The RNA shown here (Bacterial RNase P class A) has 370 nucleotides and comes from a Gemmatimonadaceae bacterium. The RNAcentral record of the sequence draws on ENA.
RNA sequence: AUUCCAACCAGACGAUCGCGGAGCUUUGGCUUCGAGGAAAGUCCGGACACCACUGAGCAAGUCACCAGGUAAUACCUGGGCGGAUUAUUCAAUCCGACGGAAAGCGCCACAGAGAAUACACCGCCGAUGGUCUUUCUUCGGAUCGACACAGGCAAGGGUGAAAAGGUGAGGUAAGAGCUCACCGCGACACCGGUAACGGUUUCGGCAUGGCAAGCCCUGAUCGGUGCAAGGCCAAAUAGGCAGCGAGAGUGCUCAGCUCGAUCAAGACGCUGCGGGUAGGCUGCUGGAGGGCUCGAGCAAUCGUGCCCCUAGAGAAAUGAUCGUCCAGCGACAACGCUGACAGAAUCCGGCUUAUCGGUUGGAUAUGGAC
Numbered sequence: 001a002u003u004c005c006a007a008c009c010a011g012a013c014g015a016u017c018g019c020g021g022a023g024c025u026u027u028g029g030c031u032u033c034g035a036g037g038a039a040a041g042u043c044c045g046g047a048c049a050c051c052a053c054u055g056a057g058c059a060a061g062u063c064a065c066c067a068g069g070u071a072a073u074a075c076c077u078g079g080g081c082g083g084a085u086u087a088u089u090c091a092a093u094c095c096g097a098c099g100g101a102a103a104g105c106g107c108c109a110c111a112g113a114g115a116a117u118a119c120a121c122c123g124c125c126g127a128u129g130g131u132c133u134u135u136c137u138u139c140g141g142a143u144c145g146a147c148a149c150a151g152g153c154a155a156g157g158g159u160g161a162a163a164a165g166g167u168g169a170g171g172u173a174a175g176a177g178c179u180c181a182c183c184g185c186g187a188c189a190c191c192g193g194u195a196a197c198g199g200u201u202u203c204g205g206c207a208u209g210g211c212a213a214g215c216c217c218u219g220a221u222c223g224g225u226g227c228a229a230g231g232c233c234a235a236a237u238a239g240g241c242a243g244c245g246a247g248a249g250u251g252c253u254c255a256g257c258u259c260g261a262u263c264a265a266g267a268c269g270c271u272g273c274g275g276g277u278a279g280g281c282u283g284c285u286g287g288a289g290g291g292c293u294c295g296a297g298c299a300a301u302c303g304u305g306c307c308c309c310u311a312g313a314g315a316a317a318u319g320a321u322c323g324u325c326c327a328g329c330g331a332c333a334a335c336g337c338u339g340a341c342a343g344a345a346u347c348c349g350g351c352u353u354a355u356c357g358g359u360u361g362g363a364u365a366u367g368g369a370c
Base pairs, nucleotide, nucleotide: 001366003363004362005361006360007359008358009357011325012324013323014322015321016320017319019034020033021032022031023030024029036341040352041351043350044349045348046347047346048226049225050224051223061221062220063219064218065079066078067077068076069075080098081096082095083094084093099217100216104215105214106211107210108209121157122156123153124152125151128150129149130147131146132145135142136141165183166182167181168180169179170178184206185204186203187202189200190199191198192197230282231281232280233279240273241272242271243270244269245268250264251263253261254260289308290307291306292305294303295302296301326339327338328337329336330335
């Protein structure tokens, strides 16, 4: 150089005018603070809050190589195994729902003879048996050739995503793990490793292909709802409850009627209580927080010491203009244009997605220079 990985920045400064929070105020204003790496998707995991819950089990859901990290995870780190990438090999790198197909069920389109109790379309053979035939004959048979009838085969062709181990040699009528060597696969043992797993020897001729992202089996895990959670205060109006008052009118009783009296209900009035609404306060942001040093660790991460830190609102402020500089583009100067993706709402850790341009560090088969 190439290829790749990680971290970081996300135009800078100044002036003027605005917007929101907090503080101060002599009410004129002044001071100070005011988005992100993703604030996004809301896909995981937690904190926190309320509700539910005697205990245990089943079901349903989720997860799934091993070890470590963490508050926790489906995340991260390291390792194992498998795969991807360039004409090819190799490196760095990247990707992986990566437990079980010998518990059982189910499925495997099209094509193809056959798709799982293997099969036979083309093809090969036809040793053996059969038919015909040549020659010989001691007439029993032997022998030459043909047929492809019985039958044998699965090497080759062909189909397919996948065809019942692969390559080579022997073997055979032709063939075949039929036999052998190597490779692959499986089993026992030993060795290395915490483990996943790897290596070696011996043995087994090979003994049941794929799909579990179809049901299922095994193991682990798992209550529900989300800050519009929840807590406190609480107006007007209309209901509710209690107490007091209650002239007139109504009802009961005193006697059938009148007056009067008593009792009851009660429009209404006053007072108090209670629930809830509007509204207000709170939850609310300093936290599993960040930076540096040192230490443990391969790393994720953890610990010590020092230092640093201000959005927290109300359906919602965080903006605009000008000047100088910076970067990119327009062929350069002058000059002009542009400045990514995007926009907090209880908070944190991840993942995923969007993103102009740039800086720094690291790994690297191979190529070049010294």
It matches the Rfam family "Bacterial RNase P class A". By type it is a ribozyme. Its family is annotated with ribonuclease P activity, tRNA processing and dimeric ribonuclease P complex in the Gene Ontology. The prediction has a mean pLDDT of 75.